[in-house]
Context: one part of a larger RNA
RNA sequence: GCCAGGGAGUUUACCUAAGUGGCGAGGUUAAUCUUUUAAAAGAGGAGCCGUAGCGAAAGCGAGUCUGAAAGGGCGAUAUAGUCACUUGGGUAAGACCCGAAGCCAAGUGAUCUACUCCUGGGCAAGGUGAAGCUCCCCGAAAGGGGAGUGGAGGCCUGAACCGGUCCUGCGGGCAUGCGGUCGGAUGACCUGGGAGUAGGGGUGAAAAGCCACUCUAACUUGGCGAUGGCUGGUUCCUGCUGAAAUAUGCCUAAGUAUAGCCUUGUCUUGCUUGUUAGCGAGGUAAAGUACGGAUAGUUUGUGCAGAGCGCUCUUGCUACGGCAAACUUUCCAACUCAGAACUUGCUAACUGCAGGACAGGAGUGAGGGGCGCCGCGUAAGGUGGUGUUCCGAGACCCGAACAAGGGAGACUAUGGUUAAGGUCCCAAAAUUCAUGCUAAGUGUACCAAAAGGUGUCUUGAACCUGAGACAGUAGGGAUGUAGGCUUAGAAGCAGCCACCAUUUAAAGAAAGCGUAACAGCUCACCUAUCGAGGUUCAGGGCCCUGAAAAUGGACGGGGCUAAGCAUGAUACCGAUACCAUAGGCAUACUCUUUUCGAGUAUUGCGGUAAGCAGGCGUCUUUUUCGCGUAGAAGCCUUUUCUAAAGAAAGGGUGGAGCGAAAAGGAAUGAGAAUCCUGGC
Repeated sequence: GCCAGGGAGUUUACCUAAGUGGCGAGGUUAAUCUUUUAAAAGAGGAGCCGUAGCGAAAGCGAGUCUGAAAGGGCGAUAUAGUCACUUGGGUAAGACCCGAAGCCAAGUGAUCUACUCCUGGGCAAGGUGAAGCUCCCCGAAAGGGGAGUGGAGGCCUGAACCGGUCCUGCGGGCAUGCGGUCGGAUGACCUGGGAGUAGGGGUGAAAAGCCACUCUAACUUGGCGAUGGCUGGUUCCUGCUGAAAUAUGCCUAAGUAUAGCCUUGUCUUGCUUGUUAGCGAGGUAAAGUACGGAUAGUUUGUGCAGAGCGCUCUUGCUACGGCAAACUUUCCAACUCAGAACUUGCUAACUGCAGGACAGGAGUGAGGGGCGCCGCGUAAGGUGGUGUUCCGAGACCCGAACAAGGGAGACUAUGGUUAAGGUCCCAAAAUUCAUGCUAAGUGUACCAAAAGGUGUCUUGAACCUGAGACAGUAGGGAUGUAGGCUUAGAAGCAGCCACCAUUUAAAGAAAGCGUAACAGCUCACCUAUCGAGGUUCAGGGCCCUGAAAAUGGACGGGGCUAAGCAUGAUACCGAUACCAUAGGCAUACUCUUUUCGAGUAUUGCGGUAAGCAGGCGUCUUUUUCGCGUAGAAGCCUUUUCUAAAGAAAGGGUGGAGCGAAAAGGAAUGAGAAUCCUGGC
C1' cells in the first nucleotide's frame, strides 16, 4: 500500500413541541400484593397533573393585592385536560467516536549514572635534576661559589589505561560505531568487589547535568472514559425548500447569547413588491462665484514700510512692494445664488398573492472577486466603508489553460434556432463582399508614459508663384571709405559711437569663416538659366524611437502582408439558453365512486450548511401462509424490472435449511478517522 473483518447520536430520568390512541371535568396509578395458561390479568387512589385565583404571609375568594381614597396590578366572566406510545429538541449524566501536554495518590528503582564510605588492584620506557649530604675554594663570622652525590615534582616526552579536540571524515543498524588527528598519563589519577543517599526528593568542581536508551521534576499502577471553545472521522436511497460569513454583549476575537437571514406546522383577505400619477423630503454629480476662503494680471485710489530722486526743512514724486476697490483669470471635502439623475414618506389607480402572527427545528456569526462612489496608503493580488452583482452553494458555452470576466440559471430524451465568441490549418463555420490605412511581423494580446520623428495618409489656413515661385547651377555682390573713435595695428567682421550717402538690376558702414593687420572665401540682395508648383503654420489616422532580467520560447501553436487595423454589409458555426415533440416528478385546483385515474395551471423541478417528507435493506420476536435431497442458504454468472436504495427469474456450484405478509424489537448499512486486528 491493497484486501477481509471490526469501527462513531446510545441508555435512564425529567421538561417541552408535534403525531397517534384511551378516557374525559376528570385522567392516571407508584411501591406492594394475589391469581393463573408464564406472559399477562386482577387488586392497590398513597401520590401527581387538571378543575380558581390573588397575596411575602395570616388570609380572603370570582375575586384578590396595594392604597386614606381615586385608581392601578394579577385574575374571572367564551372551561379541556390527563395517561401511554413514537418522533424532534433541551437538561443531568463519559452522552456521537478517537486524540493531549499535564495534576494528584500509592508504590518500584543507585546492576546505568552522580557523590560518599569500606576493602583490594594498576601505571612500559626515556628526559629534567629541587632540598639534603660529601669534598674543594673565598670569608673573622654570617654566608657565598664550584665539583660531585642525591632523586623532588597536581614537572617534560611517550605505551598500557582514562578521555573524546578537529576532520562539521566514513557509518548511522531502535540508536552513539570506525579511522586519522588530538588531551591526561605519580595524580584533585584510573579501576574491581561490597555498602549508602529516592522523586519537589537525591546527587551535582553547576551542564538545569545525572538518578537503568526516560529528567525544567524518573518509572509503574490508580483517580480516568481527567479536560480539550482545538484537529480528524461519523456507514443506505429519493422528493420539496434552502441560508450565513452581519449587528449588539461577553477575560470576547477559532467560542457563545440575542437579533437578522433558512425551514416545518397552525391561524389569518388584508396587504408586500413593481409601474404610473399627485403632494412632500434631500443639497450630492455637474456647475457657479451671490457668500467664506484661495488665485494670476490690469486699472484706479492711498506715500502706508524700506529705498531713490527732487526740494531744502518737513514736504513733493513713485520703480519694486503694502493696503483697499473695480474689471478680467483660475479654483475649493470642511464655499453655495442656483441645482439634476437618483433615493425616499404619504395618497390613489393598476398589477399580484404575497405579507403577517404564534409554535417546533436549524445552520451562520473567518468570507471572497468585479463594477460605481469614498477614507488611509508612494503603491500592492493592500486595507477599511458603502451600493450592486457574482463566487461561496452554479453545471453548460466563450475567454489557450483559468472560483467569481462575457453568454446563460442544468427534471429526462430527441430534433431544431440562436447568445457571447468566432468562420486559413490544428478545429465546427467566409481563404466572403465593399472602401481605406499600416511595412513596423506593427499587429494577429483592450498593458506602457512624458518627450521626440523631413515615416506615411488625410483635413484646413496664410503667403509666394508663367510679370517665372522653391531648390540647384552660372554671374554680380560695388563706390565715398581703411565711416569716426580706440589702438602697436583695428581696413565690414577685438571693443565704443553712428549706421548716412552714391552708382545701380542688386549689393548691410555687413550675417559667418579667416588675417598680426591686410588679403582671401561665403551670406544677405540682384540678374541669367531652368520650368511648376512651393514655403510656413494648425489639426486628425496608422506607424517609428523612447522600450533593460536572468536555460532557448512564445500571437494557444502553425503560420499570416492579411489570416493586421478602421468603417460598413451579407451568410454560416456555436450552450444543458430559446422553440418543438414525447415522458417523469412536485404543488394547487377541478372531475371521477374512496382508491385507480383523467384534466387544467405553475415567473414549478441547479444547489453547500440546514429544515421537512417518503422509502430500501440487515439481524431478531410473534401470528398466519408457504418453499426445500425431484436440492434450502451461501458463492459464480446471464437476463428482466424500478427514479434509486434494491427486487426477481434462468444456468452452474453447493449439500440442509429458508422465505412471504402483518405487527413489534434493534449492539442495523463504511471508503476515508497518520483508525483497530489479521492476511498478502
Record summary
Predicted 3D model of a 680-nucleotide part of an RNA (large-subunit ribosomal RNA, domain II) from a marine sediment metagenome. It matches the Rfam family "Bacterial large subunit ribosomal RNA". Its family is annotated with structural constituent of ribosome and ribosome in the Gene Ontology. Model confidence (mean pLDDT): 83 of 100. RNAcentral holds the full RNA, with entries from MGnify.